[in-house]
């Protein structure tokens, strides 16, 4: 200095060829049940999809510049 992957909820992952409204577990909070608790049920709440931009009726998904994190390479020491 280059080149490749990854970035979506507190945490792990989906999201089909760009298309209807961004979902699942877990966790967290409420409630059943219990002597309490834990499990089990039942219910909620939680997202500018890393930043800015552009493309397009319509972007988590395509382009572009920047950030972070991991891997390779190269140079100077």
């Nucleotide at each position: 200095a280059g080149g490749c992957c990854u970035g979506u909820a507190g945490c792990g992952c989906a999201a089909u060829u760009g298309g209807c409204u961004a979902g699942c577990g877990c966790a967290c909070c409420g409630g059943u049940c219990u002597c309490c608790a834990a499990a089990a049920c039942c219910g909620g709440g939680g997202g500018u999809u890393g930043c800015a931009g552009g493309u397009u009726c319509g972007a988590g998904c395509c382009c572009u510049g920047c950030c972070a994190g991991g891997c390779c390479u190269g140079c100077c020491a």
Transfer RNA from an Elusimicrobiota bacterium, 77 nucleotides, folded computationally.
NCBI's taxonomy places the organism under Bacteria, Pseudomonadati, Elusimicrobiota.
The coordinates come from a structure-prediction model, not an experiment, and the mean pLDDT is 80.